[in-house]
Transfer RNA from a Candidatus Sungiibacteriota bacterium, 71 nucleotides, folded computationally. The organism belongs to Candidatus Sungiibacteriota, within Bacteria. Its mean pLDDT, the model's own confidence on a scale to 100, is 83.

C1' cells in the first nucleotide's frame, strides 16, 4: 500500500430491512437479626458521516479503531 473479517449496554453476545434481546454486573425493593444466597423490578447500547428505502443495527460508499494474510 493491498485483500479479508469484526465494531450492539460496564463486560460478553444475539439479532441482519419493520419493538434492539440475554446472561453477568449497577441501583431499587421482598425474604434474613445483619451478609451472602434466592425472588421481583428500574435504568443503561446498533464506532462516525453520507446515500438506497416508506422504513437501516442490518443493503452500499467514506472515515476511524482492532485482528489476520499478501507485498
Nucleotide at each position: 500500500g493491498g485483500g479479508c473479517c469484526c465494531g450492539u449496554a460496564g463486560c460478553a453476545u444475539a439479532g441482519u430491512g419493520g419493538c434492539a434481546g440475554u446472561g453477568c454486573g449497577u441501583c431499587c425493593g421482598g425474604u434474613u437479626u445483619g451478609c451472602a444466597u434466592c425472588c421481583g423490578g428500574u435504568a443503561g447500547a446498533c464506532g462516525g458521516g453520507a446515500g438506497u428505502u416508506c422504513g437501516a443495527u442490518u443493503c452500499u460508499c467514506c472515515c476511524c479503531g482492532g485482528g489476520u494474510c499478501c507485498a